[in-house]
Context: one part of a larger RNA
C1' cells in the first nucleotide's frame, strides 16, 4: 500500500421487511449429470454452466458409429504432357458413392499454334486433430457500482502519501464550503434514439367535420386539409417563479402555472481493472501432430437411448371457473418459390377454384373482456397424460424420429416439506398477437407487440452484495 475480520462509524441496492405471484409435490416439454451404447459428436460446470453455443438434428446439417469407395484428393491457382472435348443419352455392377463400357460431339487460326474443357504428372492441399495455461478478436461477471489515475508542487531516507481527506449535499469523486495543494484525464451527467404535449410544413395509399352525388350497406365517388394519423423541422422543464430552511450547494411544499416537475418514463452507452473466467468448434493465428488418413465421398444408424438425480419452463388441480351461443376493441411486424379476400366440398386438419397485392392501397389477424344459457363442489361437464383407430399436410423419404385434425380412451393431480425465486407502476399478475430460424417441425424456447391491470414499502435491528472513512493483523 492492499486484502481480510462472526472490529467500529456513515450510506446504498427488491438486500431484508411490507405485499403480490411463483418454484420445490403431479403430468408433460426442454437442457444437464449419470448410466447404457458400435456411436449416443464436441464445448459450457458456484454466483458468472444446465430452453447455454443451437435464431429450427427425419436425409442434409454432422463434427460421432458401422460398412462401402477415392488418394493432387471436395474447391482454387501455376508449370509440363496427353486427348478433343465438356456436356447429353444409354448399358453393366452397386445401397449409393464409385468402378467398367458404348453412342453422339468444340471454336479461332498467319496452320507454327492459341482459347476452352477433361485426364494425367509435379508443386502449392486438407484436418470441427491438440494446446483458450502461447495468442488476436469477441464475451460474461463484479457493475451503470462511483470509482480509477496523471502533471507540477509539497511531505517522507524509502515503499509511498497529499490531491481523492474534513463539514454539508447528490442517483453520482454531483455540487458547495474549507484546505499544501493547484490543475487535468478516463468514468458520472449532458450531447444520440424512442415515448408523453403543442406548433409549422406536407396531404397519398392514410383521414372525413362541412358541401354535393350514390348505395341494402361501406370515404364508395366528386371534393376537402379542419380532425385523426403519417414524417420532417421546431417549441417546451431550467428548481425558471413563489413560500420555508440554509453562508452556499441544495432540500421540503395537497404551492402556482403546465401535457409533463425536480434525472418525466424507457433504450443505447459498461472507467482502471478482477476471475491464467469463456471461446483454437464462428473467424484469425504461433507451436505440435495426421498425410492411401486424424483428409475426403457415400448409404444406413446415432446426436431422440433410460433403474435414476438436478436446473429451466408449460399445463393443471377448478365456480374470480369449465362448456355452448351472441357481440366488440389493438399494436408491432411479415408477404411474389409468398400472403391470400371470396365461393364450393369436408365435422375438421385441409383441398379444389378464383381475385387482389412487390403493399399506409391487397392480405395474414386478436384473446381475456361484455351479454345470455348451462354445470353446483364431485376426481366432476375440472384436468388432460397415455393408448387405439381413421385421416390431413410438408417433403425423394415421416419405421427408428415430424406437426396437425377427428372419434374413442380418460392417468397423476384436491394448492405442494425443509427451503427458495421474481417484481416498486402502466410495474407484478393475467390475455392473446407477431417475427427470426424454417420444405415441415418436436417453439411450452428466444426476441418483440399491444389489451386488462393491482397490492405494499413502518423502517434499516437482522441476511446478502457494494461504496467511503477508520481500527487490528503472525496474511501478500
Nucleotide at each position: 500500500u492492499g486484502a481480510c475480520g462472526g472490529g467500529g462509524g456513515c450510506c446504498c441496492g427488491c438486500a431484508c421487511a411490507a405485499g403480490c405471484g411463483g418454484a420445490g409435490g403431479a403430468g408433460c416439454a426442454u437442457g444437464u449429470g449419470g448410466u447404457u451404447u458400435a456411436a449416443u459428436u464436441c464445448g459450457a460446470u458456484g454466483a458468472u454452466a444446465c430452453g447455454c453455443g443451437a435464431g429450427g438434428a427425419a436425409c442434409c446439417u454432422u463434427a460421432c458409429c458401422u460398412g462401402g469407395g477415392c488418394u493432387u484428393g471436395a474447391a482454387u491457382g501455376u508449370a509440363g504432357g496427353a486427348u478433343g472435348a465438356c456436356g447429353u443419352u444409354c448399358c453393366g455392377u452397386g445401397a449409393a458413392a464409385g468402378c467398367g463400357g458404348a453412342a453422339u460431339u468444340u471454336c479461332c487460326u498467319u496452320c507454327g499454334g492459341g482459347a476452352c474443357a477433361u485426364c494425367u504428372u509435379a508443386c502449392a492441399a486438407g484436418g470441427u486433430g491438440c494446446u483458450g495455461c502461447a495468442u488476436g478478436g469477441u464475451u460474461g461477471u463484479c457493475g451503470u457500482c462511483a470509482g480509477c489515475u496523471c502533471g507540477u508542487g509539497c511531505c517522507g531516507u524509502g515503499a509511498g502519501g497529499u490531491g481523492u481527506c474534513g463539514g454539508g449535499u447528490u442517483a453520482a469523486g454531483u455540487c458547495c464550503c474549507a484546505u499544501a495543494a493547484c490543475g487535468a484525464g478516463c468514468g458520472c451527467a449532458a450531447c444520440c434514439c424512442c415515448u408523453a404535449u403543442c406548433u409549422u410544413u406536407a396531404g397519398u395509399u392514410g383521414c372525413c367535420a362541412u358541401c354535393a352525388g350514390g348505395u341494402c350497406a361501406u370515404g364508395c365517388u366528386g371534393g376537402g386539409g379542419a380532425c385523426u394519423c403519417u414524417a420532417a423541422a421546431g417549441a417546451a422543464a431550467c428548481u425558471g417563479c413563489c413560500u420555508a430552511c440554509g453562508c452556499a450547494a441544495g432540500u421540503a411544499g395537497u404551492g402556482a402555472g403546465g401535457a409533463a416537475g425536480g434525472c418525466g418514463g424507457g433504450g443505447a452507452u459498461g472507467a482502471c481493472g478482477u476471475c491464467a473466467a469463456a471461446u483454437c468448434a464462428g473467424c484469425a493465428c504461433g507451436g505440435c501432430c495426421c498425410u492411401u488418413a486424424u483428409g475426403u465421398c457415400c448409404a444406413g444408424g446415432g446426436c431422440u437411448a433410460c433403474a435414476c438425480a438436478c436446473g429451466u419452463g408449460c399445463u393443471a388441480c377448478a365456480a374470480u371457473g369449465g362448456c355452448c351461443g351472441g357481440u366488440a376493441c389493438a399494436g408491432a411486424g411479415g408477404g411474389u418459390c409468398g400472403c391470400u379476400a371470396c365461393c364450393u366440398g369436408g365435422u375438421g386438419a385441409c383441398a379444389g377454384g378464383a381475385u387482389g397485392c412487390u403493399a399506409a392501397u391487397c392480405u395474414c389477424g386478436a384473446a381475456a373482456a361484455c351479454c345470455g344459457g348451462u354445470c353446483u363442489c364431485a376426481g366432476u361437464u375440472c384436468g388432460g397424460a397415455u393408448c387405439g383407430a381413421a385421416g390431413u399436410c410438408u417433403g425423394c423419404a415421416a419405421c427408428c424420429c415430424g406437426a396437425c385434425u377427428u372419434c374413442g380412451u380418460g392417468a397423476a393431480g384436491u394448492u405442494g416439506g425443509a427451503u427458495u425465486c421474481g417484481c416498486u407502476a402502466g410495474u407484478a399478475a393475467u390475455c392473446g398477437c407477431g417475427c427470426a430460424u424454417c420444405a415441415g417441425c418436436c417453439a411450452u424456447g428466444g426476441c418483440g407487440c399491444g389489451g386488462u391491470g393491482a397490492a405494499u414499502a413502518c423502517g434499516u435491528u437482522c441476511c446478502c452484495g457494494g461504496g467511503c472513512c477508520u481500527u487490528g493483523u503472525a496474511c501478500a

Description: Predicted 3D model of a 476-nucleotide part of an RNA (small-subunit ribosomal RNA, 3' major domain) from a Bacteroidota bacterium. NCBI's taxonomy places the organism under Bacteria, Pseudomonadati, Bacteroidota. The coordinates come from a structure-prediction model, not an experiment, and the mean pLDDT is 81. It matches the Rfam family "Bacterial small subunit ribosomal RNA". It was read from a public genome assembly.